This is a predicted structure of a 102-nucleotide RNA (SAM riboswitch aptamer (S box leader)) from a Candidatus Hydrogenedentota bacterium. Taxonomically the source falls in Candidatus Hydrogenedentota (Bacteria, Pseudomonadati).
RNA sequence: CAGCUAUGCAGAUGAACAGGAGGGAAGUGGCCCGUUAGUACUGUUCAGGCAACCGCCGAAAGGUUGGUGCCAAUGCCACCCGAAUUUUGGGAACCAUGACUG
Repeated sequence: CAGCUAUGCAGAUGAACAGGAGGGAAGUGGCCCGUUAGUACUGUUCAGGCAACCGCCGAAAGGUUGGUGCCAAUGCCACCCGAAUUUUGGGAACCAUGACUG
RNA backbone atom coordinates (compact mmCIF):
# COMPACT_ATOMS: atom_id res chain seq x y z
C1' C A 1 0.00 0.00 0.00
C1' A A 2 -3.95 -3.59 -1.38
C1' G A 3 -7.71 -7.22 0.01
C1' C A 4 -10.92 -8.96 3.82
C1' U A 5 -13.32 -8.48 8.44
C1' A A 6 -14.99 -6.26 13.19
C1' U A 7 -16.03 -1.82 15.65
C1' G A 8 -17.26 3.51 15.49
C1' C A 9 -24.39 7.52 20.38
C1' A A 10 -19.69 4.28 26.15
C1' G A 11 -14.90 5.90 28.19
C1' A A 12 -10.45 8.90 29.17
C1' U A 13 -5.69 15.39 29.73
C1' G A 14 -2.24 18.12 32.08
C1' A A 15 2.66 20.31 31.62
C1' A A 16 7.26 22.02 28.99
C1' C A 17 9.42 23.61 24.38
C1' A A 18 8.78 25.02 19.17
C1' G A 19 5.23 26.68 15.66
C1' G A 20 0.46 28.99 15.42
C1' A A 21 -4.58 32.06 12.83
C1' G A 22 -6.85 29.07 12.01
C1' G A 23 -8.98 24.10 13.55
C1' G A 24 -12.96 20.21 13.64
C1' A A 25 -10.15 14.12 7.12
C1' A A 26 -11.96 16.16 1.94
C1' G A 27 -16.16 19.47 -1.00
C1' U A 28 -20.89 22.41 0.14
C1' G A 29 -24.07 24.10 4.05
C1' G A 30 -24.78 24.34 9.29
C1' C A 31 -22.83 24.19 14.04
C1' C A 32 -18.82 24.20 17.50
C1' C A 33 -13.62 25.52 19.29
C1' G A 34 -10.13 29.61 18.61
C1' U A 35 -8.65 34.56 16.59
C1' U A 36 -3.13 39.25 19.37
C1' A A 37 -3.67 35.65 23.04
C1' G A 38 0.79 32.31 22.61
C1' U A 39 -5.53 29.73 25.94
C1' A A 40 -7.95 26.61 19.35
C1' C A 41 -4.93 23.66 16.54
C1' U A 42 0.03 21.16 14.90
C1' G A 43 4.87 18.77 16.18
C1' U A 44 8.26 16.76 19.91
C1' U A 45 9.05 15.35 24.93
C1' C A 46 7.43 14.18 29.99
C1' A A 47 3.67 12.62 33.15
C1' G A 48 -1.36 10.85 33.59
C1' G A 49 -5.79 8.44 31.93
C1' C A 50 -9.35 5.16 28.83
C1' A A 51 -10.11 0.02 27.37
C1' A A 52 -12.89 -1.60 21.30
C1' C A 53 -9.04 -5.23 18.97
C1' C A 54 -4.68 -8.52 19.65
C1' G A 55 -1.36 -10.83 23.40
C1' C A 56 -0.97 -12.88 28.48
C1' C A 57 -3.71 -14.99 33.06
C1' G A 58 -8.55 -17.27 34.03
C1' A A 59 -13.56 -22.62 33.53
C1' A A 60 -16.18 -18.14 33.22
C1' A A 61 -17.14 -13.44 34.96
C1' G A 62 -13.24 -10.74 34.74
C1' G A 63 -8.15 -9.14 35.32
C1' U A 64 -3.50 -7.21 33.15
C1' U A 65 -1.82 -2.76 30.12
C1' G A 66 2.68 -6.16 26.89
C1' G A 67 1.48 -4.67 20.97
C1' U A 68 -1.51 -0.91 18.87
C1' G A 69 -5.16 2.76 19.30
C1' C A 70 -7.53 6.66 21.70
C1' C A 71 -8.39 10.94 25.58
C1' A A 72 -14.30 18.42 22.96
C1' A A 73 -19.01 17.82 20.72
C1' U A 74 -22.30 10.46 17.75
C1' G A 75 -16.97 9.64 12.87
C1' C A 76 -19.88 17.25 15.54
C1' C A 77 -24.45 17.18 12.06
C1' A A 78 -26.56 17.02 7.10
C1' C A 79 -25.44 15.53 1.89
C1' C A 80 -26.31 9.61 -1.55
C1' C A 81 -30.49 5.51 -1.43
C1' G A 82 -34.93 3.27 0.61
C1' A A 83 -38.76 3.15 4.74
C1' A A 84 -42.25 5.46 7.62
C1' U A 85 -44.09 10.68 7.00
C1' U A 86 -41.56 15.97 8.46
C1' U A 87 -38.91 14.38 11.66
C1' U A 88 -37.45 9.63 13.13
C1' G A 89 -35.25 5.15 11.84
C1' G A 90 -32.38 1.90 8.45
C1' G A 91 -28.74 1.22 4.61
C1' A A 92 -24.69 2.68 1.32
C1' A A 93 -20.32 5.41 0.22
C1' C A 94 -16.18 7.70 2.40
C1' C A 95 -13.05 7.95 6.70
C1' A A 96 -10.61 6.14 11.33
C1' U A 97 -8.76 2.11 14.34
C1' G A 98 -7.74 -3.06 15.26
C1' A A 99 -7.24 -8.32 13.73
C1' C A 100 -6.00 -11.47 9.58
C1' U A 101 -3.96 -12.23 4.51
C1' G A 102 -0.75 -10.64 0.41